[in-house]
Molecule: transfer RNA
Organism: Patescibacteria group bacterium
RNA sequence: AGGGCUGUAGUUUAGUGGUAGAACAGGGGUCUCCAAAACCCUUGGCGGGAGUUCGAUUCUCUCCAGCCCUG
Numbered sequence: 001a002g003g004g005c006u007g008u009a010g011u012u013u014a015g016u017g018g019u020a021g022a023a024c025a026g027g028g029g030u031c032u033c034c035a036a037a038a039c040c041c042u043u044g045g046c047g048g049g050a051g052u053u054c055g056a057u058u059c060u061c062u063c064c065a066g067c068c069c070u071g
Base pairs, nucleotide, nucleotide: 001070002069003068004067005066006065007064010024011023012022013021018054026042027041028040029039030038047063048062049061050060051059
């Protein structure tokens, strides 16, 4: 330099055009002499920008970051 893959919550991830889900973690509560466990409730997220579309996490372009391949 060229090509490919990935980017969603604090962490691991689902979601292939129509309300963004789960688990763990965090906060509150019930229970207990206390704690743990268990159960209930709850906070928090689509890498940046632009385009297409009535509507974009999803499709297109570009940039950024990480990983891999070729030279």